Molecule: SAM riboswitch aptamer (S box leader)
Organism: Citricoccus sp. SGAir0253
RNA sequence: ACACCAUCCAGAGCGGCCGAGAGACCUGGCUCGACGACGCCGCAGCAACCCGCCCGACAGGGGCCCGGGUGCUACCGCCAGGACCGAUGGAGG
Numbered sequence: 001a002c003a004c005c006a007u008c009c010a011g012a013g014c015g016g017c018c019g020a021g022a023g024a025c026c027u028g029g030c031u032c033g034a035c036g037a038c039g040c041c042g043c044a045g046c047a048a049c050c051c052g053c054c055c056g057a058c059a060g061g062g063g064c065c066c067g068g069g070u071g072c073u074a075c076c077g078c079c080a081g082g083a084c085c086g087a088u089g090g091a092g093g
Stems, first nucleotide, its partner, number of pairs: 002092001004090005013043005021032003025082005044073003049069003052064004077085001
């Protein structure tokens, strides 16, 4: 690469850099954006997927969030329809 499992209407923003589009793709809508969006970096935070720790009636169970690995921090994955849909985590390979 690829196939598998789980989740995706809760929650959580400031600073610096950059400079024109952005909200994955297609169609239609809606929205964000030179009062600087998107992105990148730093810090902070949210959450609880994995590790860890505690409990346990041992179940694919419940809890903690000090620590480790990710993730996330406009709008329900922005909305509707579509498509070999996508994203994140885990365990394979």